[in-house]
RNA sequence: GACAGGCAAUCUGGAGAGUGCCGAAUUUCUUGGCCACCGAAGGGGCACACGGAUAAUAUCUGUAAAUCUCUCAGGUAAAAAGGACAGAGGGGUGUGU
Numbered sequence: 001g002a003c004a005g006g007c008a009a010u011c012u013g014g015a016g017a018g019u020g021c022c023g024a025a026u027u028u029c030u031u032g033g034c035c036a037c038c039g040a041a042g043g044g045g046c047a048c049a050c051g052g053a054u055a056a057u058a059u060c061u062g063u064a065a066a067u068c069u070c071u072c073a074g075g076u077a078a079a080a081a082g083g084a085c086a087g088a089g090g091g092g093u094g095u096g097u
Stems, first nucleotide, its partner, number of pairs: 002097003010088004018035001020034005036076003042072001043070003049063006
């Protein structure tokens, strides 16, 4: 210096579920309570496997994934916002060649 990888801003796509009921406030995008739901912000839980202890084929225990599961949080007309993930991108950095 170049290429590749990883990462940022930015752009694009992006699902699901109630126009629920009763109040308060007055401003319609607020708030309190009650039920019913969703999973793809975030969060919790678990397997195989790998260790450790014990006399050990067993028992206990540590680490341990997700789009699985739970539904704390968040969300449930349209719109807006958010949105895992995917595509583009590639400033800067200087891991690899």
Predicted 3D model of a 97-nucleotide RNA (Glycine riboswitch aptamer) from an uncultured beta proteobacterium. The prediction has a mean pLDDT of 77. The sequence was found by an Rfam model in a public genome assembly. It matches the Rfam family "Glycine riboswitch aptamer". From the family's description: This family represents the bacterial glycine riboswitch. Its Rfam clan is "Glycine riboswitch clan".